[in-house]
Context: one part of a larger RNA
RNA sequence: UGACGGGGGCUCACACAAGCGGUGGAGCAUGUUGUUUAAUUCGAUGCAACGCGAAGAACCUUACCUGGGCUUGCAUGCUGGGAUUAAGCUGUGAAAGCAGUGGAUUGCCUUUCGGGGUGUAACCAGCACAGGUGUUGCAUGGCUGUCGUCAGCUCGUGUCGUGAGAUGUUGGGUUAAGUCCCGUAACGAGCGAAACCCUUAUCGUUAGUUGCCAGCGGGUUAUGCCGGGGACUCUAACGAGACUGCCGUCGUCAAGACGGAGGAAGGUGGGGAUGACGUCAAGUCAUCAUGGCCUUUAUGUCCAGGGCUACAAACGUGCUACAAUGGUCGGGACAAAGGGAAGCCAAGCCGCGAGGCGGAGCAAAUCUCACAAACCCGGCCCCAGUUCGGAUUGCAGGCUGCAACUCGCCUGCAUGAAGUUGGAAUCGCUAGUAAUCGCGGAUCAGCUACGCCGCGGUGAAUAUGUUCCUGAGCCUUGUACA
Repeated sequence: UGACGGGGGCUCACACAAGCGGUGGAGCAUGUUGUUUAAUUCGAUGCAACGCGAAGAACCUUACCUGGGCUUGCAUGCUGGGAUUAAGCUGUGAAAGCAGUGGAUUGCCUUUCGGGGUGUAACCAGCACAGGUGUUGCAUGGCUGUCGUCAGCUCGUGUCGUGAGAUGUUGGGUUAAGUCCCGUAACGAGCGAAACCCUUAUCGUUAGUUGCCAGCGGGUUAUGCCGGGGACUCUAACGAGACUGCCGUCGUCAAGACGGAGGAAGGUGGGGAUGACGUCAAGUCAUCAUGGCCUUUAUGUCCAGGGCUACAAACGUGCUACAAUGGUCGGGACAAAGGGAAGCCAAGCCGCGAGGCGGAGCAAAUCUCACAAACCCGGCCCCAGUUCGGAUUGCAGGCUGCAACUCGCCUGCAUGAAGUUGGAAUCGCUAGUAAUCGCGGAUCAGCUACGCCGCGGUGAAUAUGUUCCUGAGCCUUGUACA
């Protein structure tokens, strides 16, 4: 100087408390361990691995296994050969491949059309080499996680100290903040904090098409449908607006705190992006790059089939429930954000349905996916393993795809399991949040999505407080630790 303490002081955080909803019990989905297996490819392992890499494992992917093939192979260069070479077809085969057939085309210069010279694409042979998801993340770059969006981490000059070092950065206040003020052997500065950026909440200006429709006119069973209009909504560009600016009280005539006015918004308005010096030899050699090592008729490469989907058991993360604040049937209403050309697919018709036929429109504020659901109104159910719950299984179908046996999704009929609110323990959340309800997208032929990332609808309770648990910051103290 640090680190540590079941030392002290101050302070903070969904850390506790106060609340609301879960997990832990059930069924299923998914990841992991273990076991099994020819293989169940590899990695990730307290927080910070375990719906993680994977934003799509039937083939492919694919790295694994079994079997069948290839050996200059995917690239570049060199040497030799030299027009031998392609498409198509046949045989064999699971395919890859192998064997045969076939013969398009065959450069440039010269030419007496006999030929001569020269060079090369492909191919063949050979040599350098290629290739490796082989190994080392404890040789590395890059990227990432975590402490933590915590308020810290440092430097120059000066001063003090023999020196390591200290001071500044401590102290008194204050703040979300090393934020600011005051004090001060320190005076300044940098990286962080804040601000600048995006979005959302209010208003104005500009602009009105594909959006909108108040007033005027026309038209329809009906609809901005038409003429038209820019008022309104909206769209999207530019501005305004919030600064403790104003008032009062408190405060060191400070920084600031509390209350109020005005205001759409008030003290960082809400959300996002943004992650200091460093820590964990944290993670990744399987994104990529890369040193060393290893391999070279194989640890490379091509193919078929299988496996990654196994299943006694254990754990994590979720979904669906156990019901009446509910289930079911009929009717009625209201979003936002997105996607669409090998695409989205309307009307109409067929089918109980998944879906099929059909073909209009749309590179989309125009057309379409697309009926939002919870909600409201009415009927039934009457507390039961039920009109709860839907696992499992049988049959019949639909779709994608070369192909759904291993191993896809969906529909209909039948079947109708466990489950009556969950032990010890444990998680999330402070407001448009939790809870709850549906919608969209990426990946993608299809899908194991209940995952992930977004979007809106409905919409709470509680916080007296900091004794305790956990983590963190500053000061101080002890230390046999570095």

Overview:
Predicted 3D model of a 482-nucleotide part of an RNA (small-subunit ribosomal RNA, 3' major domain) from a Planctomycetota bacterium. It matches the Rfam family "Bacterial small subunit ribosomal RNA". Gene Ontology terms of the family: ribosome and structural constituent of ribosome. The sequence was found in a public genome assembly. Model confidence (mean pLDDT): 82 of 100.